[in-house]
Molecule: c-di-GMP-I riboswitch aptamer
Organism: Thermoanaerobacteraceae bacterium SP2
RNA sequence: AUAGUUUUUUGGCAAACUCCCCGAAAGGGGCGGGCGCAAAGCCAUGGGCCUACGGCAUUGAACAUGCUAUGGCUGCCAGGUUGCAACU
Numbered sequence: 001a002u003a004g005u006u007u008u009u010u011g012g013c014a015a016a017c018u019c020c021c022c023g024a025a026a027g028g029g030g031c032g033g034g035c036g037c038a039a040a041g042c043c044a045u046g047g048g049c050c051u052a053c054g055g056c057a058u059u060g061a062a063c064a065u066g067c068u069a070u071g072g073c074u075g076c077c078a079g080g081u082u083g084c085a086a087c088u
Stems, first nucleotide, its partner, number of pairs: 003088004012037002017032001019030004035075001041081003045078003048073003054068005
């Protein structure tokens, strides 16, 4: 330096939930909180899933319904990339 293992020192992150804020929503941010995680660090590249402001269709019209990401989920799976202790 590289790869593997988990056996990970010191520690790290932080689910649900509460409050506040942003957003049409999904969801995101902050304080608290701790379900869990050896990458639960980062990247929306592939697949998957969520939402539908807007657009389209249906309707005499309205309501409503359906379709559709340019929106979102990296704590859904993969991929890329960066990293950590011990041992081999």